Predicted 3D model of a 162-nucleotide RNA (Lysine riboswitch aptamer) from uncultured Kineothrix sp. Rfam family: Lysine riboswitch aptamer. Rfam 15.1 lists 3,224 matches to the family in 1,923 species. Gene Ontology term of the family: lysine biosynthetic process. Of the family's consensus pairs, 100% are formed in the model. The coordinates come from a structure-prediction model, not an experiment, and the mean pLDDT is 76.

RNA sequence: GGUAGAGGUUGCGUAUUUUAUUAGUAAUUUUUUGGAUGUGGCAGGCACAGGAGAAGAAAAAUGAAAGGAAAAGACGCCGAAAGAGCAGGAUGCCGUGUAGUCUUGUGCUUGGGCAUGCAGUGAAUAACUGUAUGACUGUCAUCGAUGAGAUGGGGCGCUAUC
Numbered sequence: 001g002g003u004a005g006a007g008g009u010u011g012c013g014u015a016u017u018u019u020a021u022u023a024g025u026a027a028u029u030u031u032u033u034g035g036a037u038g039u040g041g042c043a044g045g046c047a048c049a050g051g052a053g054a055a056g057a058a059a060a061a062u063g064a065a066a067g068g069a070a071a072a073g074a075c076g077c078c079g080a081a082a083g084a085g086c087a088g089g090a091u092g093c094c095g096u097g098u099a100g101u102c103u104u105g106u107g108c109u110u111g112g113g114c115a116u117g118c119a120g121u122g123a124a125u126a127a128c129u130g131u132a133u134g135a136c137u138g139u140c141a142u143c144g145a146u147g148a149g150a151u152g153g154g155g156c157g158c159u160a161u162c
Stems, first nucleotide, its partner, number of pairs: 001162005008078001011077004016072004027062007037049004041098003044094002081110003085106007111137002114134008139153005
């Protein structure tokens, strides 16, 4: 270096289906009020709606979805994958900048899941991410007696084989 493998309190990911949540929210319509703005994310331009009544407020009727989560079986897998950062690309009525969303690349960090604290994301008491602590688990090294066990390491690792 090649090949084949192992880890498991739900190992990891993907799409699908179902369920709850989101939410009696957004939105639409009607009525009352209101009285000049409003919409296309923002600045600029342009366009459109508006005294035949804009925004806003109240009430009533109808009433979602995405993102996030859980479960199921399927599929692909064991740096599986995740995270924050950096660089680029796509996305508009126009086009420059910017925000958002999606996406590609790159190196860096993390062995794995669990519990608790703190911080962040989140509609959330869910869930996730980071971090600290704790025990557990797998693996290797050292000690021990080859046992029980103890200490330590990090996936650029470990086992088998060529």